This is a predicted structure of a 94-nucleotide RNA (c-di-GMP-I riboswitch aptamer) from a Gammaproteobacteria bacterium. It matches the Rfam family "c-di-GMP-I riboswitch aptamer". From the family's description: GEMM was predicted in a large-scale screen for bacterial structured RNA regulatory elements. The sequence was found by an Rfam model in a public genome assembly.

This record gives sequence, structure tokens and C1' cells, in this order.
RNA sequence: AGCAAUCAAGGGCAAACCCGUUGCAAGACGGGGACGCAAAGCCUCCGAUCUCCACGGUUCGCAACGGCGGGCCGGAGAUAGCGGGGCUGCCGGC
Repeated sequence: AGCAAUCAAGGGCAAACCCGUUGCAAGACGGGGACGCAAAGCCUCCGAUCUCCACGGUUCGCAACGGCGGGCCGGAGAUAGCGGGGCUGCCGGC
């Protein structure tokens, strides 16, 4: 330096749930807590899933012609612990 990823050592992260904060929400952050993780470190480029206050389009219904309500799409956001991909990385092994 490269390759693979755990036999050992030092360790690391932290699911569900609870409390607080925040958001319309999905969720996020902090504390507690451990289901698990060899990248469960970082990044939304691709796919997937989830949310939708407001905005735009479309459609349906009710209409007192002021509008109201529902569905879908756009759009916006979320999940990196859904998968792919990119970057980086400790110790040991070859």
C1' cells in the first nucleotide's frame, strides 16, 4: 500500500419503549435504555417506503354561485438502522 471482513484486543454505535424539546405530520434532537450492527461512520445520486399545514394542477360530490369537502398528481419533507451506489475508517489477518 492492497485485499477480504472478525479468531483475538481495545473499544464504538444504539432498536423498541419512557421523559423533555421541536414539527401540521412522517420524523428529528437531548437524556435514560439495549433490539441489534464489522462500517448501524458520512453523503439523498438511483430504487423503495412513509408524511402532507400551506402552494399548484386535475377529478368527483354538495351547492345558497360566496364557496366547502373528498380522491389523485405535482411539489415539499422524512427514513443512511430499507436496499443499491459514492467517500472515509480502528485493530488484527493474508